Predicted 3D model of a 347-nucleotide part of an RNA (small-subunit ribosomal RNA, central domain) from a metagenome. Rfam family: Bacterial small subunit ribosomal RNA. The RNAcentral record of the full RNA draws on SILVA.
Context: one part of a larger RNA
This record gives sequence, C1' cells and structure tokens, in this order.
RNA sequence: CUGGGCGUAAAGAGUCUGUAGCUGGUCUCGAAAGUCUACUUUCAAAUACCUUGGCUUAACCAAGGAAAGGGGGUGGAUACUACGAGUCUGGAAGUUUUCAGGGGUAGGUAGAAUUUCCGGUGGAGAGGCGAAUUCGUUGAUAUCGGAAGGAAUGCCAAAAGCGAAAGCAGCUUACUAUGAAUAUCUUGACAGUGAGAGACGAAAGUUUGGGUAGCAAACGGGAUUAGAUACCCCGGUAGUCCAAACUGUAAACUAUGCUCGCUAAGUGUCUGAUCCUUCGGGAUGGGUACUGUAACCUAACGGGUUAAGCGAGUCGCCUGGGUAGUAUAGUCGCAAGACCGAAACUC
Repeated sequence: CUGGGCGUAAAGAGUCUGUAGCUGGUCUCGAAAGUCUACUUUCAAAUACCUUGGCUUAACCAAGGAAAGGGGGUGGAUACUACGAGUCUGGAAGUUUUCAGGGGUAGGUAGAAUUUCCGGUGGAGAGGCGAAUUCGUUGAUAUCGGAAGGAAUGCCAAAAGCGAAAGCAGCUUACUAUGAAUAUCUUGACAGUGAGAGACGAAAGUUUGGGUAGCAAACGGGAUUAGAUACCCCGGUAGUCCAAACUGUAAACUAUGCUCGCUAAGUGUCUGAUCCUUCGGGAUGGGUACUGUAACCUAACGGGUUAAGCGAGUCGCCUGGGUAGUAUAGUCGCAAGACCGAAACUC
C1' cells in the first nucleotide's frame, strides 16, 4: 500500500455556506471517448513454461513449440458510463393559502430585589454555621417614607419551543430570517457531498472609550491547622455590563459528519391540515422524548424508523505507549497564544 476501522478501545473537523473534484432521477435519438471483440504489428537473444534429443544419470547443453499480458494500427459491437440533441415529473426549487416559535438586530418601557444616599421612629447591639477580623451612641441592626444607579428578569416553565452550531426567556414596537402543512399550481434534474476558501463561533483573555448595584480571580485581614500560599469568615481590584475592534479555543458531547432509500410495535408531548367517528377517539404529515426486541448490529455496555440495523454517495480522521500536541520551519495574532506538526531515544 491493500485489507480494516472512527458512541465508550486510536479515530467525526465546533458549525454552516460554497469553488474545484467525486457522485447523480426518467425516456428517445445520435456519435463511438471509456468498455467489449476480431485481425495485424511490436515487446532482441538468453532465462521461465511445454515437447523431444545429447553427455551412463542429474546438474548442464541443444532443437522445436506455445500461452498470458502491455504498447501501436485497422475493422466491428453499442448494454453500461461519459458526450451531443431533445422528453418527462417522482428529486430539488419556486408560488398560493394557513400556521408556529425564548430565531436575529435596533429602540422603548415595567415591577420585584440588592446596594448607596437623604429624612422619620427607636436606642445597643448587629454580623458571622463556632469565633474573630468587621460595622455601630458622630446612632448601626430593625422599621417606615423618599431619591439615585447598575445588573438580572420570579411565577408561567415543561421529557416543552426556536436556531447551522455557539446559543436564545419580563413586556412592547419596528425591521428581518427560518421552519411546517397545503394545492396533480409553476420551473424541469436546476441535485448530493465538498479539498482549498469564506462566514459564524460559549467562557476566559486583549485594545480603546464608557459604566460599575450585586458578585468576585488577584490582593489584605480574621480563623482553622503541625503548617494552611486552601476549604470557612470580613473586606476587595481586574473582570462580569455597554460600544467598537481582536482572539478562534472548550468534556464546542448525542464523546455518534452530511445527504438519500429500506427494515415490528407501543406510550407521551409540541405543531399543521384533511378524512372518518359510537363524539371517547382513530387514520394521515413535520418535530421532540421514552419503552422495547420483532428483526438486525455490538467485545460488551448498549443501539434499535431521531440506528450504532440493511444499502448508496461524498468529505474528514485513525494505524502500539511514552517522548508530545513538545521541538523546528511556516502562517495568523497587539499579546496571551492558535493552526500546521516531527524525530532521536525508550518500553
């Protein structure tokens, strides 16, 4: 390399869009590139193979013969693939009607609560899980009234919903994207995947400018302890929030790439439309969850119409452990670092 694999043993890229490539529905005609076939030419000799023969035999030697395969040429075949010209509607897309939702962006706004400040009542403690640090007669805690400001949205709430993923939740307005059902309506294969490439991408982190109620790395203090660079307590700055720009990583997990077809059932739930109905419900789409072998798969665990079953297409990835996601080179980044990614040696 081939073969074999990728839920948990090594292995699915965080996700999507999409270029090249690879793959591609139905029928007809054409031409004949791949493909098949006949003939021809060539692939020196020796060697190898087959049949004879020669040395006593063998090794060895000699003569003759044949096949497979490759390259070139000529003639033919046309099922399949590719190509050219047309056809179709089942794949795909569009349109119609109806519907769904925490999908996205921007603005506005609401009520609880914490904190701080101002004022009233009141008067000795409060706080802390035990204590202490801490706060408090310059009046704390408690309680009532008022003000400010920031962040987050209780109940509803769910095995629920939406989104490609990351993710998304008070209410409301504007803009915007998506999905489902439906109609023998339109186009007519326009499709699938996708190396490179591009876009998005939690948290933390970075830059500049704002903001800062609560929480809180670092840091300070009090405890605990043999020690305590911790767990507990009192404080507290970055940060958390906003705008603009970087970073590009996560157990980015369903540890399960995407698309299509086929293969028992049963029970929930979300969301359509149509039909049947004994009015309880049932049948038929699209999501989401469970039970479960009926089959089947799996080393087992388990999976099981939302497959890890049976098949097809295509991309990514794996090849003993350590060294090591290290070194080096390169690309990217302000940096932190990211991506790509070895070997010696060793077991």